[in-house]
RNA sequence: UGAGUAGCACAGAUGAUCGCGCCUAUUAGUUGCCGAAAGGCCUUAGGUGAGGAAAGUCCGGGCUUCAUAGGGCAGGGUGCCAGAUAACGUCUGGUGGAGGCGACUCCAAGGCUAGUGCAACAGAAAUAUACCGCCAAUUUAUUGGUAAGGGUGGAAAGGUGAUGUAAGAGAUCACCGCCUGGUUGGUAACAAACAGGGCAUAUGUAAACCCCACUCGAAGCAAGACCGAAUUAUAAGCGAUACGGCUGCCCGUCGUGCUUAUGGGUAGGUCGCUAGAGCCUAGUGGCGACGCUAGGCCAAGAUAGAUGAUCAUUUAAUACAGAACUCGGCUUAUAGUGUUACUCAACCU
Numbered sequence: 001u002g003a004g005u006a007g008c009a010c011a012g013a014u015g016a017u018c019g020c021g022c023c024u025a026u027u028a029g030u031u032g033c034c035g036a037a038a039g040g041c042c043u044u045a046g047g048u049g050a051g052g053a054a055a056g057u058c059c060g061g062g063c064u065u066c067a068u069a070g071g072g073c074a075g076g077g078u079g080c081c082a083g084a085u086a087a088c089g090u091c092u093g094g095u096g097g098a099g100g101c102g103a104c105u106c107c108a109a110g111g112c113u114a115g116u117g118c119a120a121c122a123g124a125a126a127u128a129u130a131c132c133g134c135c136a137a138u139u140u141a142u143u144g145g146u147a148a149g150g151g152u153g154g155a156a157a158g159g160u161g162a163u164g165u166a167a168g169a170g171a172u173c174a175c176c177g178c179c180u181g182g183u184u185g186g187u188a189a190c191a192a193a194c195a196g197g198g199c200a201u202a203u204g205u206a207a208a209c210c211c212c213a214c215u216c217g218a219a220g221c222a223a224g225a226c227c228g229a230a231u232u233a234u235a236a237g238c239g240a241u242a243c244g245g246c247u248g249c250c251c252g253u254c255g256u257g258c259u260u261a262u263g264g265g266u267a268g269g270u271c272g273c274u275a276g277a278g279c280c281u282a283g284u285g286g287c288g289a290c291g292c293u294a295g296g297c298c299a300a301g302a303u304a305g306a307u308g309a310u311c312a313u314u315u316a317a318u319a320c321a322g323a324a325c326u327c328g329g330c331u332u333a334u335a336g337u338g339u340u341a342c343u344c345a346a347c348c349u
Base pairs, nucleotide, nucleotide: 001345002344003343004342005341006340007339008338009337010336012314013313014312015311016310017309018308020049021048022047023046024045025044028043029042032041033040034039051320055331056330058329059328060327061326062325063220064219065218066217075216076215077214078213079212080094081093082092083091084090095109096107097106098105099104110211111210115209116208117205118204119203131150132149133146134145135144136143137142138141158176159175160174161173162172163171177199178197179196180195181194183192184191185190224271225270226269227268233262234261235260236259237258238257242256243255244254245253246252278297279296280295281294282293283292284291285290
């Protein structure tokens, strides 16, 4: 210098004018408006006002209501080991496998040596086989042996070489692979070397049924809690008057009326609602995820839903995108800028 790998930070700034939500102030308002008051409203002044993903709603917690003696069946989820954590399907560090010269990246990674199912086409045969070939016998086109070689296929009873044989074959041997066993190292996954077994443990598939181990109550802030008009309902009281019914009249009684109480919980309001497994800095334990200690900070909270618009300067300011109870993750989208560590190649000193 070029090509890469793994991260981290930022996500326009400044000024002017106009506008919006929330909070604070009433000794800001020619004594502002409403109200008996409490208080509310308007204006004014000050403060504050989206994200790294606020998104998808895919996991896991908090919180709330309901359910729940205990056990079992069914159903869902997870699946190498150890750790982190409130918890997780997340993260960290390892093991094993795959890819890359490398930094490094990827893996849903228990079991098909429990059972069942499935495997197109090709091929003689697809879990069992003799098409060609090789060998032997004779009846010379048949029978038997064989799985070395050929052919088909993703896959044809472990691979290479030798011994052996009529020809062959783990039939036998060496090395590699596989399985079994204990030993050593490691918390463990696992690794190493050793001994044994000829290997019928005969191909693949479990994000196929299934088996094994562990694990799981349901719904969600429109959760839910409190206050609560109007109307309707029920009860009590008042009224001797009025109207109507029983009845033409009187009494009585019922209804219409007014007041109070109760009940339910609609309209509406308050809370839930943002001080939290919170953020920042320093120290400290740990390889790390993360933990502990000390100090400092308070940073939207709406309910038809605010967070905007215009202009100027800065070379350019352009991406994806908008909070709705909240937190930890994952996944997906994303223009551009800065920065750290490491790898490979070439060149120079």

Bacterial RNase P class A from a bacterium, 349 nucleotides, folded computationally.
The prediction has a mean pLDDT of 75.
Its Rfam family is "Bacterial RNase P class A". Rfam classes the family as a ribozyme.